[in-house]
Small-subunit ribosomal RNA from an uncultured bacterium, 1515 nucleotides, folded computationally. RNAcentral holds the sequence, with entries from ENA, Greengenes and SILVA. The coordinates come from a structure-prediction model, not an experiment, and the mean pLDDT is 85. Its Rfam family is "Bacterial small subunit ribosomal RNA".
RNA sequence: UAGAGUUUGAUCCUGGCUCAGGACGAACGCUGGCGGCGUGCCUAACACAUGCAAGUCGAGCGGGGAGGAGGAAGCUUGCUUCCGAAUCCUAGCGGCGGACGGGUGAGUAACGCGUGAGCAACCUGCCUCAAACAGGGGGAUAACGCAUCGAAAGAUGUGCUAAUACCGCGUAAGACCACGGCACCGCAUGGUGCAGAGGUCAAAGGAGCAAUCCGGUUUGAGAUGGGCUCGCGUCCGAUUAGCUAGUUGGUGAGAUAACGGCCCACCAAGGCGACGAUCGGUAGCCGACCUGAGAGGGUGAUCGGCCACAUUGGAACUGAGAAACGGUCCAGACUCCUACGGGAGGCAGCAGUGGGGAAUAUUGGGCAAUGGGCGAAAGCCUGACCCAGCAACGCCGCGUGAGGGAAGAAGGGUUUCGGCUCGUAAACCUCUGUCCUAUGGGACGAAGAAGUGACGGUACCAUAGGAGGAAGCCCCGGCUAACUACGUGCCAGCAGCCGCGGUAAUACGUAGGGGGCGAGCGUUGUCCGGAAUGAUUGGGCGUAAAGGGCGCGUAGGCGGCCUGUUAAGUCUGGAGUGAAAGUCCUGCUUUCAAGGUGGGAAUUGCUUUGGAUACUGAUGGGCUCGAGUGCAGGAGAGGAAAGCGGAAUUACCGGUGUAGCGGUGAAAUGCGUAGAGAUCGGUAGGAACACCAGUGGCGAAGGCGGCUUUCUGGACUGAAACUGACGCUGAGGCGCGAAAGCGUGGGGAGCAAACAGGAUUAGAUACCCUGGUAGUCCACGCGGUAAACGAUGAGUGCUAGGUGUAGGAGGUAUCGACCCCUUCUGUGCCGCAGUAAACACAAUAAGCACUCCGCCUGGGGAGUACGGCCGCAAGGUUGAAACUCAAAGGAAUUGACGGGGGCCCGCACAAGCAGCGGAGCAUGUGGUUUAAUUCGAAGCAACGCGAAGAACCUUACCAGGUCUUGACAUCCAGUAAAACUUGUAGAGAUACAUCGUGACUUCGGUCAUACUGAGACAGGUGGUGCAUGGUUGUCGUCAGCUCGUGUCGUGAGAUGUUGGGUUAAGUCCCGCAACGAGCGCAACCCCUAUCGUCCGUUACUAACGCGUCAAGGUGAGGACUCAGACGAGACCGCCGGGGACAACUCGGAGGAAGGUGGGGACGACGUCAAAUCAUCAUGCCCCUUACGACCUGGGCUACACACGUGCUACAAUGGGUACAACAAAGGGAUGCGAAGCCGCAAGGUGGAGCCAAACCCAGAAAAGUACUCUCAGUUCAGAUUGUGGGCUGCAACCCGCCCACAUGAAGUUGGAGUUGCUAGUAAUCGCGGAUCAGCAUGCCGCGGUGAAUACGUUCCCGGGCCUUGUACACACCGCCCGUCACACCAUGGGAGUUGGGAGCGCCCGAAGCCGGUGAGGUAACCGAAAGGAGCCAGCCGUCGAAGGUGAGACCAAUGACUGGGGUGAAGUCGUAACAAGGUAGCCGUAUCGGAAGGUGCGGCUGGAUCACCUCCUUA
Repeated sequence: UAGAGUUUGAUCCUGGCUCAGGACGAACGCUGGCGGCGUGCCUAACACAUGCAAGUCGAGCGGGGAGGAGGAAGCUUGCUUCCGAAUCCUAGCGGCGGACGGGUGAGUAACGCGUGAGCAACCUGCCUCAAACAGGGGGAUAACGCAUCGAAAGAUGUGCUAAUACCGCGUAAGACCACGGCACCGCAUGGUGCAGAGGUCAAAGGAGCAAUCCGGUUUGAGAUGGGCUCGCGUCCGAUUAGCUAGUUGGUGAGAUAACGGCCCACCAAGGCGACGAUCGGUAGCCGACCUGAGAGGGUGAUCGGCCACAUUGGAACUGAGAAACGGUCCAGACUCCUACGGGAGGCAGCAGUGGGGAAUAUUGGGCAAUGGGCGAAAGCCUGACCCAGCAACGCCGCGUGAGGGAAGAAGGGUUUCGGCUCGUAAACCUCUGUCCUAUGGGACGAAGAAGUGACGGUACCAUAGGAGGAAGCCCCGGCUAACUACGUGCCAGCAGCCGCGGUAAUACGUAGGGGGCGAGCGUUGUCCGGAAUGAUUGGGCGUAAAGGGCGCGUAGGCGGCCUGUUAAGUCUGGAGUGAAAGUCCUGCUUUCAAGGUGGGAAUUGCUUUGGAUACUGAUGGGCUCGAGUGCAGGAGAGGAAAGCGGAAUUACCGGUGUAGCGGUGAAAUGCGUAGAGAUCGGUAGGAACACCAGUGGCGAAGGCGGCUUUCUGGACUGAAACUGACGCUGAGGCGCGAAAGCGUGGGGAGCAAACAGGAUUAGAUACCCUGGUAGUCCACGCGGUAAACGAUGAGUGCUAGGUGUAGGAGGUAUCGACCCCUUCUGUGCCGCAGUAAACACAAUAAGCACUCCGCCUGGGGAGUACGGCCGCAAGGUUGAAACUCAAAGGAAUUGACGGGGGCCCGCACAAGCAGCGGAGCAUGUGGUUUAAUUCGAAGCAACGCGAAGAACCUUACCAGGUCUUGACAUCCAGUAAAACUUGUAGAGAUACAUCGUGACUUCGGUCAUACUGAGACAGGUGGUGCAUGGUUGUCGUCAGCUCGUGUCGUGAGAUGUUGGGUUAAGUCCCGCAACGAGCGCAACCCCUAUCGUCCGUUACUAACGCGUCAAGGUGAGGACUCAGACGAGACCGCCGGGGACAACUCGGAGGAAGGUGGGGACGACGUCAAAUCAUCAUGCCCCUUACGACCUGGGCUACACACGUGCUACAAUGGGUACAACAAAGGGAUGCGAAGCCGCAAGGUGGAGCCAAACCCAGAAAAGUACUCUCAGUUCAGAUUGUGGGCUGCAACCCGCCCACAUGAAGUUGGAGUUGCUAGUAAUCGCGGAUCAGCAUGCCGCGGUGAAUACGUUCCCGGGCCUUGUACACACCGCCCGUCACACCAUGGGAGUUGGGAGCGCCCGAAGCCGGUGAGGUAACCGAAAGGAGCCAGCCGUCGAAGGUGAGACCAAUGACUGGGGUGAAGUCGUAACAAGGUAGCCGUAUCGGAAGGUGCGGCUGGAUCACCUCCUUA
């Protein structure tokens, strides 16, 4: 020391991405009241107009000027001329200062900086202290005058002059130089002191009446400031590994303040580097600042220290100090002036301008303070500094009002229309006066008595005024505090991550409301944090990323027991240092705060010194247990070489022998009558070694297998002789290293990439088959990779056991061998603790520890590119980035799925029966057509479905004609009844006319109805079934689906529900960490099968009557049938067998019925965004003289076709005719309609009876009996058509049904395929009903007749349970790979092209220092002079910037073309992978192919399934 979101259906883990925090010299957007304190070009070290930023001293000097006290002369006595003291100013000479202060960060990876030391190798103006001194001379020169040149800048000549300017001489030391000596000291060279003698070297004056003061010279000391040296620390890259010639050292000379290759001559050949030299890139360093719990990480604005730079490069001069920001010279670039000859300039000082940029201020005031320069001082100068201005840029403080105030105003928003909310908020009332405004007063900062204030009439104080002038920004899906409405409709847009938006968006936009912060708020950028996500603190590597393929061994790291010394590490005490500021603590102070200020702590460091000695190190001595040697043994596919052997394959030769062989899922290619295959014998050759053989052995790994011999490595056991830590690991290095591959030469039987052919297939560059070359084998060499795996580096020690196996030793026992026990080494399994995300590991650790090495840090791009190294090549090794994604992964869980496995069920198959598919017709659908052919239903689970019935209506569609508060509902006002009847026009709707009038009443009016009018509204079969309710289908009447508690697991979850049996069933029994429970199953309900009781008309009729042609017709009856209500009955209850003494099952008895008796209703959790907005209801959207409403006609009935469902047939188990039996269940008042009569018939007439156990529909048909037909397109079949009729209806043309007669089509049992059915079922036969005016082959029911078959569960389909694999979870109709095509993006190669910085060679060579020369010039000194000394110009040389040139290396940009990569919408081709993924997959390698990929060789399990062997667990 805080976490959160995001990979999944869910879980745990790994792992990345993202967020919440803090900070900023910031910028941008919106907004903006005041004050204090700070801060303000991060970019172009880009270019700069203008002004200012370093001067001062007249008490150093000679001049000049101003000034004029005063004086003099002249004389027109107030004028002129001259002299001129004070005083002031000053160009020049001279002195000091311009080396400070101020700016900037380009360069610099360096002793540059930091820190600590050193200089016995150094300097230091001004300042302080001390000692001593200043004598006497000389020669010039600027200013100035004159002259000349020049546009200018400026220059030259000549003449004068002064000094604290310059130069000799004298004096002089504790100064300096050389010499030898003594003493003392030290860290090497050496240092210090003393005395001696010798040589060299000083000075300046000024002010003042003066005292005196300020200066000058030499020396010493100090202080301050600097110079140099050293230890340690100080970024990235090894795809930079070698660098270096003054280089490394020495001697000598030179140079410097001083050491030093600093420079030079000579000599030697060194020096640096894996502890990272050299090279490349980047960068001023630090105190500190930001962040962080800290350790760290990042930064180097403001303030402070150091460094570097001053237009670029070079150079020196002066000076105490410079290689000099506002000095000089030269060169370059640029700018300006010019008379074109030549000149001038340097804001990275303060302001300011242009430019660049996202972006950074005033051409301000003042020297009042602090500080600096000069001066004796006054003072002058000071863009240092102090202030002010601009900027919310930052921090801090204050305000924009306070109290009261509910009719909860108006208004806004929303609403379920009640309300809620903004909201005490406002209004209104009472106050206050911070800021503000006005007026008055008015500082501190000033020191030392006075004087002196830019800020500034500022801060502050007093008085007055009035709530008056002062609030915004962001956000509201989760993270993350805060929600509604409207608009929009995958659009517009949002977005930090996850993600929102496709008509009900809390995620876009707006509004209302809310949340946060507040003169600010957001956004962007950057840094730290969170991130233990580079892990020292504080991570990992079996499967997530990660152990090197294996060994030997160098450097390095680490290292057994006892003991001595030492004290490097370590520990401890002291001293020095660690600047100030800052941070922290604390005191004080601005009314508080920010800020200021005093003190302390801290500064974790470095240096030095005293001490301690356990541990580590160093060194000495010893030890034996680590390691090794020797001795005695046994085991082994350990390695290398030579030789030998048999079986088998193949080829060849010969014999026998004849038609096939071979091969496959099936075939074919192939071989064979020229004699194959088969068989026998012989010969040749190559390769490999059956059985033994084993989770057996050996080896470091790769790997090693017939036998013998030779050579040879290692391990193990025993005993305890020897050495005495000799050890472990191991970066680089070296060696070994399967298979494939390469080179050379052999060899070649079998096998076999490539290749060829045959199949398979849509294709088949494959899988299968026939052939077949490299290769496989040997020798020598190369290569150096594999799933080189235990996916587990090596070594050492420790930590329960059990059980196999291999090799050895010992013990007990025995005559002996086994057995048994103990122990060491190897190799397996199970298992405790422990570990682990889990799986699992578990003495052969993935446990507990130590040592060393290797490696990892999200996925893709990519083990790729470039570069290097290696290789003959193939290639190997080392190994990125741009770009892109928010995941990619591991283990485990639940499902789903599998051309995985096991068990089980179902008319699922099989066994059967009847069909469909062919024909004609009916009906529905698709399609087409149409003005319209209304709409819906779409695999099963749409298609005789909605529709239980389209001529009009229905009707939703089309055409035409009409209406607009409407065909329908409610409300208001007015008027009137409205209807109805009739007539005219019209296709009708409608229009006009005609007729004709309500009810109640308190007489006010009210109600119902109609019309008119206005608006609210009506209306919609318009859209959305993907907004919904309700209803329904389906899996499926399948046996399942869950819960509570407990237990197990980190968790998702598991257990229960699995297992052994059994069942129709999660039905039941047994077992069991489960025990119970719920929804389902079953049962309860209905119908049906048997019986009983009761009831008894309309049903029934046995007995008794009556009666008829006949008849329950009738009286009666309650027996029977029947109807109906209530009961009984069936439960594996009984017996036997099986089973586990269970559940249950098999058989039997009884029974009407036997194992849920048959049938029905009943449909768990859920699935399919299944169906329906057109049954109904309903949100939202849309239409409103129309998408509403009315009418007429048409359409839904179309017709080349295709499909579904049916009907009728194809005939003799039949057709026809005749005769003549037996049902059940229903319906009936706008109805069923009898008898009778008419009609061939449909039907008509008729009207009895019946509101129905009564009457009617109503004749059942098949069956039966008899006759006929005789196998044919028929006496089958009936389509189609014609004619004539019937019925319904306003109306049968489009478009109904029926009848009669005539007509008499296709069809002779139906391809692939496919449906139903397991018993009163299929098949077959008729009957009824709903709808309905009429219309059924459909639908819903009813009964009659009434079969066949089921061995069985291999297969097809569907389902259930268990298990297994999975890359699926929208769940296999899943997922997913690669080429190709298109678009965009970044990137590699690329003939080259362009640019850049750096190095090297050569050429040229400015200024300048140094050196040489110096015939030219020359005041000081010497000399009487001549001349000399010295100096200078000039010239020459070394070095030398810029420039030129040449060859290379590197970097960047660009480049026709080209390579792969990434991302994209619903493109193309295939199907490689995930299940046994349909040929198991993958790794390495070779080869081939549009592509995924295929094949060969070797390897791996990270392969399913089945079987076997071995081991283990379990009484």